This is a predicted structure of a 107-nucleotide RNA (SAM riboswitch aptamer (S box leader)) from uncultured Aeromicrobium sp. The sequence is in RNAcentral, with records from MGnify. Lineage of the source: Bacteria > Bacillati > Actinomycetota > Actinomycetes > Aeromicrobium. Of the family's consensus pairs, 97% are formed in the model. Rfam family: SAM riboswitch aptamer (S box leader). Its family is annotated with regulation of gene expression in the Gene Ontology. About the family: The SAM riboswitch is found upstream of a number of genes which code for proteins involved in methionine or cysteine biosynthesis in Gram-positive bacteria.
[in-house]
RNA sequence: UCAUCAAGAGGGGCAGAGGGAACCGGCCCGGCGAAGCCCCAGCAACCAGUUGAACGUCAACCAGGUGCUAACUCCGGCCCGGACGAAAGUCGAUCCGGGACAGAUGA
Numbered sequence: 001u002c003a004u005c006a007a008g009a010g011g012g013g014c015a016g017a018g019g020g021a022a023c024c025g026g027c028c029c030g031g032c033g034a035a036g037c038c039c040c041a042g043c044a045a046c047c048a049g050u051u052g053a054a055c056g057u058c059a060a061c062c063a064g065g066u067g068c069u070a071a072c073u074c075c076g077g078c079c080c081g082g083a084c085g086a087a088a089g090u091c092g093a094u095c096c097g098g099g100a101c102a103g104a105u106g107a
Base pairs, nucleotide, nucleotide: 001107002106003105004104005103010040011039012038013037014036018029019028020027023077024076025075026074041069042068043067046065047064049061050060051059052058053057073102078099079098080097081096082095083094084092085091
């Protein structure tokens, strides 16, 4: 810098209290055993590889290099629109949608 992020996939051993990136707020997971390390299994298919084609690309196959295996990237923090709030509003405790920021993974 570019692409993707609503799908998918867990058991065992060691270990012992924390964890869900960071700060704030929520919500949740955790001694029916968190983080971390190891083993095995699985998911996916970004890259590599193979084959084909209407060949600056696309498709299928494969699973070697990564990645991943609670919750949408767990949700919100900024901006826009809508719902709702009797009306109004330069407001928003609440709900819905879009975007930004940040982050994750790959190349």